C1' cells in the first nucleotide's frame, strides 16, 4: 500500500499501584483501592491464516498450528445524506485485525 472483516464470542492466579477505554484533539459516557491499565504464567475464544470434513461453486462444520483478541457496537459523537431542531437512520473519513 491494497483486500476482507469490525452489533457475536472469551478468565483465573500473581505483581504493579492510579489512572483507563486502538490516531490527535473535542464533547459525552463508563471502568477504576471490592485494585483497574499494565507486564507474566496458565487458561479460553474463534475474525484472519493454516489443517481436515462437506461442496459445481459458495456456504457450513471441526481442530487450534501462526498472528490476534478475552468490559460498555471500533463505548458513542464530531464529516457528509436523509429526516421537522433533537433522538433516529444511513455513507464516509479515520481505527484495530490478518493476509499479500
Nucleotide at each position: 500500500c491494497u483486500u476482507a472483516u469490525c452489533c457475536a464470542g472469551a478468565g483465573u492466579g500473581g505483581u504493579c499501584g492510579a489512572g483507563g477505554g486502538a490516531a490527535a484533539c473535542a464533547g459525552g459516557c463508563c471502568c477504576g483501592a471490592c485494585g483497574a491499565c499494565a507486564c507474566c504464567a496458565c487458561a479460553g475464544c474463534a475474525a484472519c491464516c493454516u489443517g481436515g470434513c462437506c461442496c459445481g461453486a459458495g456456504a457450513g462444520c471441526c481442530a487450534a498450528g501462526g498472528u490476534g483478541c478475552u468490559a460498555c457496537c471500533u463505548c458513542c459523537u464530531g464529516c457528509c445524506c436523509g429526516a421537522a431542531a433533537c433522538c433516529c437512520g444511513g455513507g464516509a473519513g479515520a481505527g484495530a485485525u490478518a493476509a499479500g